Context: one part of a larger RNA
């Protein structure tokens, strides 16, 4: 290298844009670089391989041929790449009319509830557990009512309902802003797909540096339990959890499934949108973009998948190679730092 994979066995980068590369729709023409045929010259000798001879045989030695599958040159094919010119509309997009939506940001609002303060009633108990005890209460608690002060999250609607590239997103208004559907025309006229590297987003937890701090809670204190209990259980409780700004860059970042495109039985639901039928209804029927569930062929070790494919085929990237040692030494980059990335070996089984 070839090859054989990657949904659970090892294996799809957490997702995206996008550089180089790779690869690309249809049709006419040049052209002949790639491609194919013929011829010509090279391809040293030795080796290998056929076929003679020579040592008594073999090894060796030595004569002839084949072979060198390559490379240039040259004539010549012209179908498919490839280039160059002209076209074209079926990918793609842009206009134009509707429309869904917790997408994104940023301001302002609003109600329930903990909680904590003040006043009022009212009196001895309140919490809490399996069962207790720490705690918290006659300095008036726990209940109840008014008030008020403040952070956080936003019951119900709510839904294999939505929205987005992925992480994720749920009160309400308002501002600014992305992308997605459908309709039917019009213009552009391959402008695509992928995607080493690069660059960007990216839960939670950590960090810095200032705020904020009602609930919860790593640590941490104390009360049970218990042989012990550095734990489950219970009272308290600090970072934190939220703001702004700036790192970090990792996850069971999961559909454990890359990313496009094409094609291959139906059935039933849902949710946005067009069309049409009427018997206007809580309707039918067709289409269209998503989402689910079920199942033909196929595929699968088996589960299972199954038009949202794991069926069929093609482009392009990623990754795999016995278990351990190990996602670790080292060493490069990155990071304040925690640490991330990239990534062996000896040994071992």
């Nucleotide at each position: 290298c070839u090859g054989g994979g990657c949904g659970u066995a090892a294996a799809g980068c957490g997702c995206g844009c996008g550089u180089a590369g790779g690869c690309g729709g249809u049709u006419a023409g040049a052209u002949c670089a790639g491609u194919c045929a013929a011829c010509u010259g090279u391809g040293a000798a030795a080796g290998c391989c056929c076929u003679g001879g020579g040592c008594u045989c073999a090894a060796c030695c030595u004569g002839g041929g084949a072979a060198c599958u390559g490379c240039a040159g040259c004539u010549g094919a012209u179908a498919c790449u490839g280039u160059c010119u002209g076209g074209c509309u079926a990918g793609a997009g842009u206009a134009c009319g509707a429309g869904a939506g917790a997408g994104g940001g940023u301001a302002g609002u609003g109600g329930a509830a903990u909680u904590u303060c003040c006043u009022g009633u009212g009196u001895a108990g309140c919490g809490g557990u399996g069962a207790a005890a720490u705690g918290c209460g006659u300095a008036g608690a726990u209940a109840u009512a008014g008030g008020a002060a403040g952070g956080a999250a936003c019951a119900u609607c709510a839904g294999u309902g939505g929205c987005g590239a992925a992480g994720g997103c749920g009160a309400c208004u308002g501002c600014c802003u992305g992308g997605c559907u459908c309709g039917a025309u019009a213009c552009u006229g391959a402008c695509g797909c992928u995607g080493a590297g690069g660059u960007g987003c990216g839960a939670a937890a950590g960090c810095g540096u200032g705020g904020g701090g009602a609930g919860c809670a790593a640590a941490c204190a104390g009360g049970a339990u218990u042989a012990g209990a550095u734990a489950c259980c219970c009272u308290g409780g600090u970072a934190g959890u939220c703001c702004a700004c700036g790192c970090c860059g990792u996850a069971a970042a999961c559909g454990a499934u890359g990313u496009c495109u094409a094609c291959u039985a139906g059935u039933c639901g849902u949710c946005g949108g067009g069309a049409u039928c009427c018997u206007u209804g809580a309707g039918g029927u067709c289409u269209u973009g998503g989402u689910g569930a079920c199942g033909a062929a196929g595929c699968u070790a088996a589960c299972g998948c199954g038009a949202u494919a794991a069926g069929u085929a093609g482009a392009c990237c990623g990754c795999c190679u016995g278990g351990g040692g190990a996602g670790u030494a080292c060493g490069g980059c990155c990071g304040c730092a925690a640490g991330g990335u990239u990534a062996a070996a000896a040994c071992u089984c």